This is a predicted structure of a 486-nucleotide part of an RNA (small-subunit ribosomal RNA, 3' major domain) from a metagenome. The RNAcentral record of the full RNA draws on SILVA. The coordinates come from a structure-prediction model, not an experiment, and the mean pLDDT is 84.

Context: one part of a larger RNA
């Protein structure tokens, strides 16, 4: 100087407390361990691995296994030699395919020469043989770059000069206030500065101007009563430029400070809400399987191609979720209101068929135009159920069908009929959340032929409770103290 302390002081954080809803029990989904297996490819391992890499494992992917093949190779560059019935190749044979064999046909480009529908010479592309080499998801993340997690959006981490100390070092960065903040003020052997904090950026909340189609609907007119049409751009909205919030104003407190509290005005008030943004560093943290890369290793294989299988196995254990156990509910019928997205090998309307999945159909739309598209919960009305393993719950299984795709057996999703399991609110323990949040309800998107999505990332609808407080648990910051630790 740090680190540590079941030392102290001050302070913060959904850390506790106060609340609301869960997990842990059930069934299923998914990841992991273990076991099994020819293989169940690999990685990730307290927080910070385990719905993680994977924003899509039937083939492919795919790295694994079995079998079949291949050796200048699936791919790159260079060199040497060869190549017109050559490269390519309808079709045929063997084969699971890869591949192997045969075969109708059958070439191209550039330059030069020439006797110019052509021929000759050289070169290119392609092919064959050979040589250099390719190739490796083989190994080392403890050789590395890059990228990332984490402490932590915590308020810290440092430097120059000066001063103090023999020196390591200290000071500044401490003290008194204050703040979300090393934020600011005051004091001060320090004076300044940098990286962080804040601000600048995006979005949301109010509004002015500009603009008016694909958007809008106040006035006028028409109307098939639909903003449908004329006309309009007020309003909504869209999207560009502005305004607006700064403790600016008033009062109180405060050191004449910084600031705090209350108030006015205001759409918004003291960082308005949300996002992006992550200091010096820590964990030899993670990744050699995104990529790149040193060393090592393989080279008729540890490279490459293919078929089939596996990654989906199941006594079991754990994590994360979904659906429930019901009456604030379940069912049937009618009626309503979003936002944000996506769409051309695409979204696909009306209409028709089908109980339905879906099929036929093809209008319109490269989309403020058309489509996906029905929002759902809610509310209201009407009716059924009457507390039961039930008209709860939906697993499992049987049968029949639809769709995608070369192909749904291993191993897809959906529909219909039947079947109707466990489950009556969950032990010890444990998680999330402070407001448009939790809870609850649906909608969209990426990936994607299809889909094991209940995942992830977004969007809106309905919409709470509680916070007296900092004694305690956990983590963190500053100061101080002890130390046999570095």
């Nucleotide at each position: 100087u740090g680190a540590c302390g079941g030392g102290g002081g001050c302070u913060c954080g959904c850390a506790c407390a106060a609340g609301c809803g869960g997990u842990g029990g059930a069934g299923c989904a998914u990841g992991u361990g273990c076991c099994u297996u020819a293989a169940u490819u690999c990685g990730a391992g307290a927080c910070a691995a385990c719905g993680c890499g994977a924003a899509a494992a039937a083939c492919c992917u795919u790295a694994c296994c079995a079998g079949g093949g291949u050796u200048u190779g699936a791919c790159a560059u260079g060199c040497u030699g060869g190549u017109a019935g050559u490269a390519c190749a309808a079709c045929c044979c063997c084969g699971a395919a890869a591949g192997g064999g045969g075969a109708c046909g059958g070439a191209u480009c550039c330059c030069g020469g020439u006797u110019u529908u052509g021929c000759c010479g050289g070169g290119a592309a392609g092919c064959c043989a050979g040589c250099a080499c390719a190739g490796g998801u083989g190994u080392u993340g403890c050789a590395u770059g890059g990228c990332u997690g984490u402490c932590g959006u915590c308020a810290g981490c440092u430097c120059g000069u000066g001063u103090c100390g023999u020196g390591a070092g200290a000071u500044g960065u401490u003290g008194g206030g204050u703040u979300a903040a090393g934020u600011c003020c005051c004091a001060u052997a320090a004076c300044g500065a940098g990286c962080g904090a804040a601000a600048c950026c995006c979005u949301u909340g109010u509004u002015g101007c500009u603009a008016g189609u694909u958007g809008c609907g106040a006035c006028c007119a028409g109307u098939u009563c639909g903003g449908c049409u004329g006309a309009g751009c007020a309003c909504u909205c869209u999207a560009g430029c502005g305004a607006g919030a700064c403790u600016g104003c008033c009062g109180u407190u405060g050191u004449c400070a910084a600031a705090a509290c209350g108030g006015a005005g205001g759409a918004a008030g003291g960082c308005g809400g949300g996002g992006a943004u992550g200091a010096c560093g820590u964990c030899a943290a993670g990744u050699c399987a995104u990529c790149a890369u040193g060393g090592c290793c393989c080279u008729u294989a540890a490279g490459c191609c293919c078929u089939g299988g596996g990654c989906c196995g199941g006594a079991c254990a754990c994590g994360u979720g979904c659906u429930a156990c019901a009456a604030u509910g379940g069912g049937u019928g009618g009626u309503a209101c979003a936002a944000a997205g996506g769409g051309a090998u695409g979204c696909g309307a009306a209409a028709u068929c089908g109980c339905g999945a879906g099929a036929u159909g093809g209008a319109g739309c490269g989309a403020a135009g058309c489509c996906c598209a029905a929002a759902a919960a809610a509310a209201c009305c009407a009716c059924c159920c009457c507390c039961a393993g039930u008209u709860c719950a939906g697993a499992u299984c049987g049968g029949g069908g639809g769709c995608u795709g070369c192909a749904a057996u291993u191993c897809g999703c959906c529909c219909c009929c039947g079947u109707g399991a466990a489950g009556c609110c969950g032990g010890a323990a444990u998680c999330g959340c402070u407001a448009g949040u939790a809870a609850u309800c649906g909608c969209g998107g990426a990936u994607c032929a299809g889909c094991c999505a209940c995942g992830c990332c977004g969007c809106g609808g309905u919409g709470a409770a509680u916070a007296u407080g900092u004694u305690c648990c956990c983590g963190a910051g500053c100061c101080u103290u002890g130390u046999a630790c570095a």